[in-house]
Context: one part of a larger RNA
RNA sequence: CUGGGCGUAAAGCGCGCGUCAGCGAGAUUCAGAUGAGUCAGAUGUGAAAUCCCCGGGCUCAACCUGGGAACUGCACCUGAUACUGUUUGACUAGAGUUUGGGAGAGGGAAGUAGAAUUUCAGGUGUAGCGGUGAAAUGCAUAGAGAUCUGAAGGAAUACCAGUGGCGAAGGCGACUUCCUGGCCUAAAACUGACGCUGAGGUGCGAAAGCGUGGGUAGCAAACGGGAUUAGAUACCCCGGUAGUCCACGCCGUAAACGAUUGGACUAGUCCUGGUUUCCCCUGAGGGAUCAGUGACGCAGCUAACGCAUUAAGUUGACCGCCUGGGGAGUACGGUCGCAAGACUAAAACUC
Numbered sequence: 001c002u003g004g005g006c007g008u009a010a011a012g013c014g015c016g017c018g019u020c021a022g023c024g025a026g027a028u029u030c031a032g033a034u035g036a037g038u039c040a041g042a043u044g045u046g047a048a049a050u051c052c053c054c055g056g057g058c059u060c061a062a063c064c065u066g067g068g069a070a071c072u073g074c075a076c077c078u079g080a081u082a083c084u085g086u087u088u089g090a091c092u093a094g095a096g097u098u099u100g101g102g103a104g105a106g107g108g109a110a111g112u113a114g115a116a117u118u119u120c121a122g123g124u125g126u127a128g129c130g131g132u133g134a135a136a137u138g139c140a141u142a143g144a145g146a147u148c149u150g151a152a153g154g155a156a157u158a159c160c161a162g163u164g165g166c167g168a169a170g171g172c173g174a175c176u177u178c179c180u181g182g183c184c185u186a187a188a189a190c191u192g193a194c195g196c197u198g199a200g201g202u203g204c205g206a207a208a209g210c211g212u213g214g215g216u217a218g219c220a221a222a223c224g225g226g227a228u229u230a231g232a233u234a235c236c237c238c239g240g241u242a243g244u245c246c247a248c249g250c251c252g253u254a255a256a257c258g259a260u261u262g263g264a265c266u267a268g269u270c271c272u273g274g275u276u277u278c279c280c281c282u283g284a285g286g287g288a289u290c291a292g293u294g295a296c297g298c299a300g301c302u303a304a305c306g307c308a309u310u311a312a313g314u315u316g317a318c319c320g321c322c323u324g325g326g327g328a329g330u331a332c333g334g335u336c337g338c339a340a341g342a343c344u345a346a347a348a349c350u351c
Base pairs, nucleotide, nucleotide: 003323004322005321006320007305008304012319014204015203016202017201021197022196023195026091029090030089031088032087033086034085036084037083038080039079040078041077043075044074045073052068053067054066055065056064057063094194095191096190097189098188099186100185101184102183106180107179108178109177110176111175112174113157118152119151120150121149122148123147124146128139129138165172166171209250210249211248212247213246214245218244219243223239224238225237226236261317263315264314265313268296269295270294272292273290274289275288276287278286279285300307301306324351325350326349333344334343335342336341
């Protein structure tokens, strides 16, 4: 120093990078040095009393007293070298670099395209259109709706499209060009433990919201009107402003979910994606292999549900977190923020 846990009961930070630090020093890596930790022996010391053991004395006992043991410690000396540590040298299986291929909505910027909605202008044309459960508000003889032609502008990219792909997560979907990150794979070569996790820290981080300046087709909080209704601050309908879009700067939260932190090892079957050219290449075929993505299923685990090589199995590693319900993710204080608020985070009381 020490418990038990974290898919759904309380509990994995939303996700990366990385400092201190912890762990690992690689197949039980290998060889040498050292001898700090560790182990053995010796010496000194560890006051007396007390405790313990064997005796003795008060008639016994308490008590007193003799001897021994003990004082589990410390210092120093000698030795051992398996393990841990330190150090030197070597190795290649971890990790990484180079070369050739490959897939991809990974990211950023610029440009382009077609369909559709809306609006505007013009032509044709006449009485309705629209909307609903039914209506009405609304639009329309100042010519709507329908239909044809042209123009403007903004936003989003049908089909392909798939329990398909890419990304650490958030997330990413028309096409072309430029810049750019990661991943997979083949065969060699090279470096030689350079590794894993990661308190603080730092960066990224949907939507909504905020600031400044643009933009605004559609949609649409708020708001107005029409219905419904006992009422209707709603559901339905007609309108409609922020917002949604762009640039720059904030915010830093979500059922940010697989409600599941990353590594190694442990039966299979089917499907999907990439690679290889191994096979009768007679095809869209079979085999091998890798990485991903799904369905089922054994052992095992689990309170059960279920999980099951994408583990919730078996292990070792580090960080984070939980500890009855409410009060409360609140108050107070602090840090951050323009604000909204975020982060940190109690207690009284009560069951």
Molecule: small-subunit ribosomal RNA, central domain
Organism: uncultured Gammaproteobacteria bacterium